[in-house]
Context: one part of a larger RNA
């Protein structure tokens, strides 16, 4: 020097306290482990594995399994020898393929032949989602967006090393001031990006309508909104008070905003031989009539069981029936699909209009008006189960979502234990896109309404800095 202590000082974090809403009880999604299978492909394992790689397995994907078939090969380069390429039918097969027959004669050309494409031969070689993430790149995870981790020179010390970086105050912050054998400088902290928050100036369509004409559709208008461009605005800048006359840190003005203005992007040095040879590349090592490739079916969706994550619930702050408002952010030509009509309904006919501030997806739902339920296993709950259908798609058995009618299970708020959350947050409520042909309760966004509570730092847990022990390496 460092680890580490049920050592000490000091300080932070939704760590605890204060609170609100959850998870553990039930259904059912959907991951996982176990069990099963021909296969249930592989990987991921405390926090940092488990709605994770999957932004979406029925074929395909697909890597697994059996079963029929293949061997210069599904895919690249060379050699040789045909043949343009292509098209069209026939048999036999579940395809993959296997057998045989017909048209066709292209472009350049130095007329030797060449470009592309087919299919037969021979080998070099090709192919491996095979091993090894403990042989590696590159990428991410986590300590942690914690506040720390270094160097040069110089002093000190025989030397490992120490100094700086220790102190004393402050800060989210090794943030900055004071001191100091230590001067100084790097990556890390701000800060420079983006966003939302107030205002200006430009600019006025497809948006907008305040004053005008007009029922309306159009004209008009450049005030307002509202787009997107460029700016300005916040700096402890002014006061007052506290401090060492500094850093600063309380209050206060004025301001759309005040002390980092809310959120994003941004993650030093290293740890965990952390995780990924299955993204990719790659050494090595193994397989080459197979551990490559091609086909059609299965399987990845199995179920005595047990954990994760969620979702719908258990009602009356609710269920249901009527009416009646107000969003943001997005996607659309292989696509979004409007009126109208059909059909209880999914959904079908129609076919206008958009390449989109213009069509259009697409009624937002909680909300408020009202009428009925009267504490019940119920007009809550809605799984499961029959029975008719829509849709997509070669094709819904295995293995899709949705619709209707009819059933109508568990469950009356969940032991121990645990988890998120400090403000537009939790909570609830709808809505959107990726991914996709079709399949979302995930996933990452959008907005609507909208709490409580925080004395404080003894106490759990994770850090940080100083200091002490130490038989640890």
């Nucleotide at each position: 020097a460092g680890a580490c202590g049920g050592g000490g000082a000091c300080c932070c974090g939704c760590a605890c306290a204060a609170g609100c809403g959850g998870u553990g009880g039930a259904g059912c999604a959907u991951g996982u482990g176990g069990u099963u299978u021909a296969a249930u492909u592989c990987g991921a394992c405390g926090c940092u594995a488990a709605g994770c790689g999957a932004a979406g397995a029925a074929c395909c994907u697909u890597a697994c399994c059996g079963a029929g078939g293949u061997u210069u090969g599904a895919c690249a380069u060379c050699c040789c020898a045909g043949g343009a390429a292509a098209u069209c039918a026939a048999g036999c097969g579940a395809a993959a393929g296997c057998u045989a027959g017909a048209u066709g004669u292209g472009c350049c050309u130095u007329c030797g032949g060449g470009a592309a494409c087919c299919a037969a031969g021979a080998g070099a070689c090709a192919g491996g989602u095979g091993c090894u993430g403990c042989a590696u790149g590159g990428c991410u995870g986590u300590c942690g967006u914690c506040a720390g981790c270094u160097c040069g020179u110089g002093u000190c010390g025989u030397g490992a090393g120490a100094u700086g970086u220790u102190g004393g105050g402050u800060u989210a912050a090794g943030u900055c001031c004071c001191g100091u054998a230590a001067c100084g400088a790097g990556c890390g902290c701000a800060a420079c990006c983006c966003u939302c928050g107030c205002c200006c100036u430009u600019a006025g369509u497809u948006g907008c309508c305040a004053u005008c004409c007009g029922a309306a559709a159009g004209g008009g208008g450049a005030a307002c909104u509202c787009u997107a461009a460029g700016g300005g605005g916040a700096c402890u800048g002014c006061c007052a008070g506290u401090g060492a006359u500094a850093a600063a840190c309380u209050g206060g003005a004025g301001g759309a905003a005040g002390g980092u203005g809310g959120g994003g992007a941004u993650g030093a040095c290293g740890u965990c031989a952390a995780g990924u040879c299955a993204u990719c590349a790659u050494g090595g090592c193994c397989c080459u009539u197979a551990c490559g490739a091609g086909u059609a079916g299965g399987g990845c969706u199995a179920c005595a069981c047990a954990c994760g994550u969620g979702u719908u619930a258990c009602a009356a702050u609710g269920g249901g029936g009527a009416g009646u408002a107000c969003a943001a952010a997005g996607g659309g030509u292989u696509g979004c699909c409007a009126a109208g009509c059909c059909g209880u309904g999914a959904g079908g006919c129609g076919g206008a209009g958009c390449u989109a501030a213009u069509c259009u997806c697409a009624c937002a739902a909680a909300a408020c008006u009202u009428c009925u339920c009267g504490u019940a296993g119920u007009c809550c709950g809605g799984a499961u189960u029959g029975a008719a259908g829509u849709c997509u798609g070669c094709a819904a058995c295995u293995c899709g979502a949705c619709u209707u009618c009819a059933u109508g299970a568990a469950g009356u708020u969940g032991g121990a234990a645990u988890c998120g959350c400090u403000a537009g947050u939790a909570a609830u409520c709808g809505u959107g896109a990726a991914u996709c042909a079709g399949a979302a309760u995930g996933u990452c966004g959008c907005g609507g309404u909208g709490a409580a509570u925080a004395c404080g730092u003894u106490c759990u847990c994770g850090g940080g800095u100083c200091u002490u022990g130490u038989a640890c390496a």

Annotation: This is a predicted structure of a 473-nucleotide part of an RNA (small-subunit ribosomal RNA, 3' major domain) from a Candidatus Magasanikiibacteriota bacterium. The prediction has a mean pLDDT of 84. The organism belongs to Candidatus Magasanikiibacteriota, within Bacteria.